[in-house]
RNA sequence: GGAGUCGGCCAGGCAACCGCUGUUUUCUUCACGAAGACAGAGGAAAGUCCGGGCUCCACAGGGCGCGGCGCCAGGUAACGCCUGGGGGGCGUGAGCCCACGGAAAGUGCAACAGAGAGCAGACCGCCCAAGCGUGCGCAAGCACGACGGUAAGGGUGAAACGGUGCGGUAAGAGCGCACCGCGUCGCCGGUAACGGUGACGGCAUGGCAAACCCCGCCGGGAGCAAGGCCAAAUAGGGAAGCAUGCGGCGCAAGCCGCAGCGCGCGGCCCGCGCGCGCUUCCGGGUAGGCCGCUUGAGGUGCGCGGUGACGCGCAUCCCAGAGGAAUGGUUGCCCACGACAGAACCCGGCUUAUCGGCCGACUCCCACC
Numbered sequence: 001g002g003a004g005u006c007g008g009c010c011a012g013g014c015a016a017c018c019g020c021u022g023u024u025u026u027c028u029u030c031a032c033g034a035a036g037a038c039a040g041a042g043g044a045a046a047g048u049c050c051g052g053g054c055u056c057c058a059c060a061g062g063g064c065g066c067g068g069c070g071c072c073a074g075g076u077a078a079c080g081c082c083u084g085g086g087g088g089g090c091g092u093g094a095g096c097c098c099a100c101g102g103a104a105a106g107u108g109c110a111a112c113a114g115a116g117a118g119c120a121g122a123c124c125g126c127c128c129a130a131g132c133g134u135g136c137g138c139a140a141g142c143a144c145g146a147c148g149g150u151a152a153g154g155g156u157g158a159a160a161c162g163g164u165g166c167g168g169u170a171a172g173a174g175c176g177c178a179c180c181g182c183g184u185c186g187c188c189g190g191u192a193a194c195g196g197u198g199a200c201g202g203c204a205u206g207g208c209a210a211a212c213c214c215c216g217c218c219g220g221g222a223g224c225a226a227g228g229c230c231a232a233a234u235a236g237g238g239a240a241g242c243a244u245g246c247g248g249c250g251c252a253a254g255c256c257g258c259a260g261c262g263c264g265c266g267g268c269c270c271g272c273g274c275g276c277g278c279u280u281c282c283g284g285g286u287a288g289g290c291c292g293c294u295u296g297a298g299g300u301g302c303g304c305g306g307u308g309a310c311g312c313g314c315a316u317c318c319c320a321g322a323g324g325a326a327u328g329g330u331u332g333c334c335c336a337c338g339a340c341a342g343a344a345c346c347c348g349g350c351u352u353a354u355c356g357g358c359c360g361a362c363u364c365c366c367a368c369c
Stems, first nucleotide, its partner, number of pairs: 001365010012334007020040008042340001046351002049349005054223004066219005071085005086100001087098004101214002106212002108208002123154002125150003132145005162180006181203001182201008227291004237282006244259006260276006298317008335338001
């Protein structure tokens, strides 16, 4: 100098004017309101995929079923998250990725190709030692062959019944041996996953469990439109007080007549028309309002413990809370010309989107000293 890996941080800036939401002070006020001050989106506020808090409902205990998770240890309120470690894979490396329990309990699956796909298979090839067949030969024997032997080689396939080598053999074969792999038992290291090592076993146990299944662990349901409080008008419900009686018809509802009361027409009487309940209190509940609502597994700094995730202690700070839903608009200047995007009960994660820039640690290559 170039190429890269990992971790952390920022997310256009400044000014003026005009607005919006919340808190608070002052003024006027029953209230409304006015002025001033302060505060006002994110690293993902997103997807709503996990885990918790909180709220209501349900619930003796256990089982079946269903769903999720799955190497080991730790962290945490909890997790499918995080940290550290083990194993496997990729990369020269820093580093990255992994759903990583069980296939010698059972059931099942494997297209196409191929002779054969699971206690397999003779297509090509290889071999005639024994037995068999054919030919030759007096015979011993020789040659050829498959309805015989052979899984070393070729070929098919994602996968062909441990791998490599030596011996062995007619040719071959864990048939024998050495090493590797696999399994069992022991010893050593490690909390453990696991690693190392020794003996034994001749290979029995191919793959797939994000196929059923088995084993272990976890899980009650619904969600802030949860849930709670206050409480108009109108119409129902309940209680108390006051106020309309009589007659006829009718089973009743009700209708008719007379009288009474109230109202209207009217100056008043007669008359006519309408009505026959009114007042107060209580309860449920609608509109509406209030709480839940943001002080919390909280932020920052320092110290201590831990490899780390994280924990403990002290000090300090208060940092959006709306509800048709505020956080904006206009103008000017500057630059590297500005991405994805907008809280709605809260918190811890994961995943996805994202213009650019800064800082730290580390790796590889080239050149020079």